Two RNAs folded together computationally: RNase P RNA and transfer RNA, 460 nucleotides in total. Its mean pLDDT, the model's own confidence on a scale to 100, is 75. Rfam match: Bacterial RNase P class A. Rfam's curators write: Ribonuclease P (RNase P) is a ubiquitous endoribonuclease, found in archaea, bacteria and eukarya as well as chloroplasts and mitochondria.
[in-house]
RNA sequence: AAGGGAGAUCAGGUGGUCGCUGGUCCUGCUGCAUUAGGAUCAGAGGAAAGUCCGAGCUCCAGAGGGCAGGAUGGUCGCUAACGGCGACUACCCCUCACGAGGGGUCAGGAAAGUGCCACAGAAAGUAGACCGUCCCGUGAAAUGGCGUUAAAGCCAUUUUUACGGGAUAAGGGUGAAAGGGUGAGGUAAGAGCUCACCGCCCCGGUGGCGACACCGGGGGCUCGGCAAACCCCAUCCGGAGCAAGACCAAAUAGGAGGGGAACGGGGUGGCCCGCUCCAUACCUUCGGGUUGGUCGCUCGAGAUAAACGGCAACGUUUAUCCUAGAUAAAUGAUCACCACUCCCAUGGGGAGAACAGAACUCGGCUUAUGAUCUACCGAGGAC
RNA sequence: CGGGACGUAGCGCAGACUGGUAGCGCACCUGAAUGGGGUUCAGGGGGUCGGAGGUUCAAAUCCUCUCGUCCCGACCA
Numbered sequence: 001a002a003g004g005g006a007g008a009u010c011a012g013g014u015g016g017u018c019g020c021u022g023g024u025c026c027u028g029c030u031g032c033a034u035u036a037g038g039a040u041c042a043g044a045g046g047a048a049a050g051u052c053c054g055a056g057c058u059c060c061a062g063a064g065g066g067c068a069g070g071a072u073g074g075u076c077g078c079u080a081a082c083g084g085c086g087a088c089u090a091c092c093c094c095u096c097a098c099g100a101g102g103g104g105u106c107a108g109g110a111a112a113g114u115g116c117c118a119c120a121g122a123a124a125g126u127a128g129a130c131c132g133u134c135c136c137g138u139g140a141a142a143u144g145g146c147g148u149u150a151a152a153g154c155c156a157u158u159u160u161u162a163c164g165g166g167a168u169a170a171g172g173g174u175g176a177a178a179g180g181g182u183g184a185g186g187u188a189a190g191a192g193c194u195c196a197c198c199g200c201c202c203c204g205g206u207g208g209c210g211a212c213a214c215c216g217g218g219g220g221c222u223c224g225g226c227a228a229a230c231c232c233c234a235u236c237c238g239g240a241g242c243a244a245g246a247c248c249a250a251a252u253a254g255g256a257g258g259g260g261a262a263c264g265g266g267g268u269g270g271c272c273c274g275c276u277c278c279a280u281a282c283c284u285u286c287g288g289g290u291u292g293g294u295c296g297c298u299c300g301a302g303a304u305a306a307a308c309g310g311c312a313a314c315g316u317u318u319a320u321c322c323u324a325g326a327u328a329a330a331u332g333a334u335c336a337c338c339a340c341u342c343c344c345a346u347g348g349g350g351a352g353a354a355c356a357g358a359a360c361u362c363g364g365c366u367u368a369u370g371a372u373c374u375a376c377c378g379a380g381g382a383c
Numbered sequence: 384c385g386g387g388a389c390g391u392a393g394c395g396c397a398g399a400c401u402g403g404u405a406g407c408g409c410a411c412c413u414g415a416a417u418g419g420g421g422u423u424c425a426g427g428g429g430g431u432c433g434g435a436g437g438u439u440c441a442a443a444u445c446c447u448c449u450c451g452u453c454c455c456g457a458c459c460a
Base pairs, nucleotide, nucleotide: 003377004376006374007373008372009371010370012338013337014336015335016334017333018332020043021042022041023040024039025038026037027036028035045355049366050365052364053363054362055361056360057241058240059239060238064273065272066271067270069237070236071235072234073233074088075087076086077085078084089107090105091104092103093102094101095100096099108232109231113230114229115226116225117224130172131171132168133167134166135165136164137163138162139161140160141159142157143156144155145154146153180198181197182196183195184194185193199221200219201218202217203216204215205214206213207212245295246294247293248292255286256285257284258283259282264278265277266276267275288459289458290457302321303320304319305318306317307316308315309314340352341351342350343349344348384456385455386454387453388452389451390450393409394408395407396406403440411427412426413425414424415423433449434448435447436446437445
């Protein structure tokens, strides 16, 4: 010190003027409401975003049973809860280098069953013989021997070759994958056929809450891959969502068609049961009317600080504080100074400052994004 | 604000559930037929499936994240 990943913090500050939204108080107006004016206080985020998870809250039985369906998946813990977080284990990758550091993993089950493994290849999953290697048989050739006047014929082979029968998964070749690997022995040639080491499976012991790790013994080895294929196992899940829901006010044709009479319909949008409501009910389609107000609405698993417990996530106690609630939607504009970055080339002047904006509320995840700081790794170079 | 669906050639769509060479129609290009054009006939080109990552031997297809487009949802009676 280019660069790399990790973590933390901030999201320009202060003051003046003019506005906007909300709370409290005062005045006009005896009180309330409303309205107008004034004073004072407060006024976007780390992601308010995506709506991917989990909850609170509301309604339907304070959500009950079964089937179907969905989600999750190493272990232990944290939490209101979670698919989140922390620590650890196993595996994989990278770096230095053989022990550590960093990063990643939807990380249960393939000896419950079903299914798939294209093309190539002999064979793709109760394996398989294409080439090669080896054995046996038959025939031919060659050579040698016996035999014959010469042949014919007969016999033999560390030889060659054709056909047939078999052995072999070592070697070649195909493929992503060929039913443990390396070496030695062994064999006609081979093969866990046998042995040593490694791997795998089983059993036992030790350590650990546990995943698991280590050690010892046994078994020649039986179990290819895919479950982000169906499926199996374990755990969890009722549905809808603030346009939930409650109330007030205004308006109309309180209209028409269809379903609907208890073995029914609705509440309740997967189905069945159950619960509950029901008489000119209720549902649905078309038509009609309104485009208003109040509550829900912001004090909450709340924020900050300290101490203590815990490796950590987090928890407990104490103290202090109240910190946006709009409704087509406020949170702005401008001036001065200071701080940061860049440029012009200096007692000065100019420019810039990301991603983006609440909409019932929290806890996470993911994505977008500017600046600063901290420690770590670090090819190579210089002294 | 809430709930859902879809991105594949220039355009409209299959293929995805059950992974194994990406197809159809119109459009485009070339040739034939015609004096020329249209129609017709024959042949051809054009895609890495919105983007990124993962599972797998192998991904348009399965999983996760992300970008974009479209649709539905007020109340009363």